The RNA shown here (glmS glucosamine-6-phosphate activated ribozyme aptamer) has 160 nucleotides and comes from Gracilibacillus halotolerans. Of the family's consensus pairs, 89% are formed in the model. Its Rfam family is "glmS glucosamine-6-phosphate activated ribozyme aptamer". Rfam describes the family as follows. This entry contains a glucosamine-6-phosphate activated ribozyme that is found in the mRNA for GlmS. GlmS is an enzyme that uses fructose-6-phosphate and glutamine to generate glucosamine-6-phosphate. It was read from a public genome assembly, where an Rfam model found it.
RNA sequence: UGUUUAUUAAAAGCGCCAGGACUAGCUAGUGGCUAGUUGACGAGGUGGAGGAUUAUCGAAUCGGAUCGGCGGGUACCUCCCGGCUGUACUUCUCAGUCGACAUGUUUUUAUUUCAAAACAAUUAGGUGACUUAUUGUACAAGAAUAGAAACAAGAAGUAA
Numbered sequence: 001u002g003u004u005u006a007u008u009a010a011a012a013g014c015g016c017c018a019g020g021a022c023u024a025g026c027u028a029g030u031g032g033c034u035a036g037u038u039g040a041c042g043a044g045g046u047g048g049a050g051g052a053u054u055a056u057c058g059a060a061u062c063g064g065a066u067c068g069g070c071g072g073g074u075a076c077c078u079c080c081c082g083g084c085u086g087u088a089c090u091u092c093u094c095a096g097u098c099g100a101c102a103u104g105u106u107u108u109u110a111u112u113u114c115a116a117a118a119c120a121a122u123u124a125g126g127u128g129a130c131u132u133a134u135u136g137u138a139c140a141a142g143a144a145u146a147g148a149a150a151c152a153a154g155a156a157g158u159a160a
Stems, first nucleotide, its partner, number of pairs: 014071004019067001020038008041058003047080005081099006088158006104151010119136004124131002
């Protein structure tokens, strides 16, 4: 250094890096080689099974290497189970929509409310590219509450 076995820890903007970019050294006419650094900022998100890959939302030195690639994955599709709505109630079928926080769906008004990076300053490590930590200070999509409008079955039974 490699292989095998066992144990422990570790995750979903999560993990990894033979491209690229950047740094250092060597060499050198152009360039090349070696080593290193970088390679997604939070919010949100898992009924069961299967499928499948360019998996939601916004922020950012304003389009920037958050480029590019690989793997995974709570997004998405189908079926099943379940909730709600379909205009008094119950059951069955059908349709829509969602997932035990299951509020029918869409549009819209008002009020309230939410982030980190960024930015500034400081700290530690490194020749450097860069990395770790602390303080201050904002700003989202969205969410909650209260309304308005539009759209929306059939059958059987029961009650008044």